A computed fold for a 75-nucleotide RNA from a Syntrophaceae bacterium, annotated as c-di-GMP-I riboswitch aptamer. It was read from a public genome assembly, where an Rfam model found it. Of the family's consensus pairs, 95% are formed in the model. Rfam family: c-di-GMP-I riboswitch aptamer. Gene Ontology term of the family: cyclic-di-GMP binding.
């Protein structure tokens, strides 16, 4: 450095659900809360799914692939 991911260590994120706000909606923000996560960090590039209802636009990175950055170090 690459690969890999431990009954290791230190941190991190936060599903469902609840409250509240935004949105026609999918869904999202904030607070609570933890089912889980080694990229569950970031990017809608390819595919999938979903919304709107039109040929346009949007949501999902916690659906998969890809790109990119990154903590730790047993075998």
């Nucleotide at each position: 450095u690459g690969u890999c991911g431990a009954u290791a260590a230190a941190a991190c994120c936060a599903a469902a659900c609840c409250a509240u706000g935004a949105g026609u909606a999918a869904u999202c923000g904030u607070g609570g809360g933890a089912c889980g996560g080694a990229a569950a960090g970031c990017c809608a590039c390819g595919g999938g799914u979903c919304c709107u209802a039109u040929u346009g636009g949007g949501a999902u990175g916690g659906c998969c692939g890809g790109g990119u950055u990154g903590c730790c170090g047993a075998a």